[in-house]
The prediction has a mean pLDDT of 81. Predicted 3D model of a 78-nucleotide RNA (transfer RNA) from a Nitrosopumilales archaeon. The organism belongs to Nitrosopumilales, within Archaea.

RNA sequence: GGGCCCGUAGUGUAGCCAGGAUAUCGCGGCGGUCUUCGGAACCGCAGGUCGAGGGAUCGAAGCCCUCCGGGCCCGCCA
Repeated sequence: GGGCCCGUAGUGUAGCCAGGAUAUCGCGGCGGUCUUCGGAACCGCAGGUCGAGGGAUCGAAGCCCUCCGGGCCCGCCA
C1' cells in the first nucleotide's frame, strides 16, 4: 500500500443478507414473593447517542459514502 471481517445496556449477544412504529435474550444490578435469615427458585423493574458523521428513503441497528477503534490475510522495504 491492497483486500476482508467485527463494533448493539455494566458484560456476552440476537436482529443486518431481504428497511416498518415503542431494539432481543442470557449473566450481572435493583425490588418483590418464598424462607427464622441467606442461598436457590419464581415474578417484576431499571439500564441503549445500535462506534461517529453525512447521504438516499415516507421510514435506518440493517442500504450507500467518509472517518474512528479492534482483528485477520496479502504485498513492499529492512

It was read from a public genome assembly.